[in-house]
Predicted 3D model of a 510-nucleotide part of an RNA (small-subunit ribosomal RNA, 5' domain) from an uncultured bacterium.
It matches the Rfam family "Bacterial small subunit ribosomal RNA".

Context: one part of a larger RNA
RNA sequence: AACGCUGGCGGCGCACAUAAGACAUGCAAGUCGAACGGAGUGAAUACGAAUGUUUACAUGAGGAUUCAUUUAGUGGCGGACGGGUGAGUAACACGUGAGCAACCUACCUUUAAGAGGGGGAUAACAGUGAGAAAUCAUUGCUAAUACCGCAUAAAACUGUAGAAUCGCAUGAUUCAGCAGUCAAAGGAGAAAUCCACUUAAAGAUGGGCUCGCGGCUGAUUAGUUAGUUGGAGAGGUAAAGGCUCACCAAGACGAUGAUCAGUAGCCGAGCUGAGAGGCUCUACGGCCACAUUGGGACUGAGACACGGCCCAGACUCCUACGGGAGGCAGCAGUCGGGAAUAUUGCACAAUGGAGGGAACUCUGAUGCAGUGACGCCGCGUAUAGGAAGAAGGCCUUUGGGUUGUAAACUAUUGUCGACAGGGAAGAAAAAAAUGACAGUACCUGUGGAGGAAGCCCCGGCAAACUACGUGCCAGCAGCCGCGGUAAUACGUAGGGGGCAAGCGUUAUCC
Numbered sequence: 001a002a003c004g005c006u007g008g009c010g011g012c013g014c015a016c017a018u019a020a021g022a023c024a025u026g027c028a029a030g031u032c033g034a035a036c037g038g039a040g041u042g043a044a045u046a047c048g049a050a051u052g053u054u055u056a057c058a059u060g061a062g063g064a065u066u067c068a069u070u071u072a073g074u075g076g077c078g079g080a081c082g083g084g085u086g087a088g089u090a091a092c093a094c095g096u097g098a099g100c101a102a103c104c105u106a107c108c109u110u111u112a113a114g115a116g117g118g119g120g121a122u123a124a125c126a127g128u129g130a131g132a133a134a135u136c137a138u139u140g141c142u143a144a145u146a147c148c149g150c151a152u153a154a155a156a157c158u159g160u161a162g163a164a165u166c167g168c169a170u171g172a173u174u175c176a177g178c179a180g181u182c183a184a185a186g187g188a189g190a191a192a193u194c195c196a197c198u199u200a201a202a203g204a205u206g207g208g209c210u211c212g213c214g215g216c217u218g219a220u221u222a223g224u225u226a227g228u229u230g231g232a233g234a235g236g237u238a239a240a241g242g243c244u245c246a247c248c249a250a251g252a253c254g255a256u257g258a259u260c261a262g263u264a265g266c267c268g269a270g271c272u273g274a275g276a277g278g279c280u281c282u283a284c285g286g287c288c289a290c291a292u293u294g295g296g297a298c299u300g301a302g303a304c305a306c307g308g309c310c311c312a313g314a315c316u317c318c319u320a321c322g323g324g325a326g327g328c329a330g331c332a333g334u335c336g337g338g339a340a341u342a343u344u345g346c347a348c349a350a351u352g353g354a355g356g357g358a359a360c361u362c363u364g365a366u367g368c369a370g371u372g373a374c375g376c377c378g379c380g381u382a383u384a385g386g387a388a389g390a391a392g393g394c395c396u397u398u399g400g401g402u403u404g405u406a407a408a409c410u411a412u413u414g415u416c417g418a419c420a421g422g423g424a425a426g427a428a429a430a431a432a433a434u435g436a437c438a439g440u441a442c443c444u445g446u447g448g449a450g451g452a453a454g455c456c457c458c459g460g461c462a463a464a465c466u467a468c469g470u471g472c473c474a475g476c477a478g479c480c481g482c483g484g485u486a487a488u489a490c491g492u493a494g495g496g497g498g499c500a501a502g503c504g505u506u507a508u509c510c
Base pairs, nucleotide, nucleotide: 001506002505003504004503005502008379009378010377011376012375013374014372015371016337021335022334023333025332026331027330030077031076032075035074036073038071039070040069041068042067043066044065045064047062050059051058052057053056084290085289086288094214095213096212097211098210099209100208103207104206108203109202110201111200112199113198114197116150118148119147125140126139127138128137129136130135156181157180158179159178160177162175163174164173165172166171186195187194188193216262217261218260223253224252225251228250229249230248231247233245234244235243265287266286267285268284269280270279271278272277292313293312294311295310296309315326316325317324318323343369345368346367347366351365352363353362354361355360382412383411384410385409392403393402394401395400416451418446419445420444421443422442426437454499455498456497457496458495459480460479461478465494466493467492468491469490475482476481
């Protein structure tokens, strides 16, 4: 863990191990209007066609300016984190210890220097058209922190080449040269200033690569391998490398078990044990792999990307048959499978994350609540007195014994539960505001033993015995074995033993 019987409460945990089977529905990644042009709404201001007339008043289409607000689109950052699962993988995947003189790192921190002057587009929008739809084509207009030249620039990059010091083979560091190449963006504010931007150096953080050692089974798997092993060259990468390619050589691995086959995510840890060891990866934490199946790249600092794109396959759905849409191993939930595993809940109040100058927005991460004795722990189901040893039950040698101080009865207490009143901490930087949980925890009062005990066993192992029924039948059983007419072993009853909101059984580990 499940099943059977039973079931009062609380705290803390845990909860699809099977079909990585298929999924209706809702939500789970957005944010920034202080990057940008629009579009809409509201308000104010001054104009104002036109109308009404009591001719200087009222109503007022409309465009203009300003302010506030919403946001489809362009743009920026984030969707590579967080969350899930363990299918694959026997591998540098993991653990541990080293190395990179062969590497990258957005945001963050520190330091140095800078941001001059231009250009052409394009979405949105408007119009036209195609289509059932998804969506698309075309014409015209427009903006930017979008895009592209020019200038400036070295301690950056490329080429060239010198000296010194050092080392680990390629080389590294420092100093001094020459030539060439490459930057930038603004926004808010009255301003101060703040936030953004560009280049370079360093740090921090996160990663990439390489190696030593370590951890499954099978020889009824003995040979395996052609980019295979190595070389020098080129390409490619952030980077070494057959990583890839043309050429050359014929190597490389293997009884210290290659190859093949089976099984399996690995570890910190957990269970057990005096220890040595054995077993197991469920929760929590680290790493890896995967995201309907297979393949591929794009963007980007970072992906070959669960809720991005393209292609192919299977499946489901829509269709006007031309064509389209989808991916719960996110949180709930459904069907199925199964012995078996929960709510289509509340909140962003806290912690943390993304965006933002901020207010704030988003967050099924998370915090909580709900279901389940699934586990561990704690508490209760009363306490004291009470012998006529009541009645009843069972046994009996009919005398009695036992249930048994057990009950009744008398007195007391008030945990938990019930009801009522009060009522938190968790909330933080000087103050204010801000609590899902929750009217919860907790405190006080009322009332009254009132609402709360079962399960298994009793032949030996192994604590606990009699009667009746049955008669090798019905049945029991972990092993030995019981039962064929006096069964402490089957069934029932009384009594007893063990554990207790649990007790047994089954499965599995030590």
Description:
The full RNA is in RNAcentral, with records from Greengenes.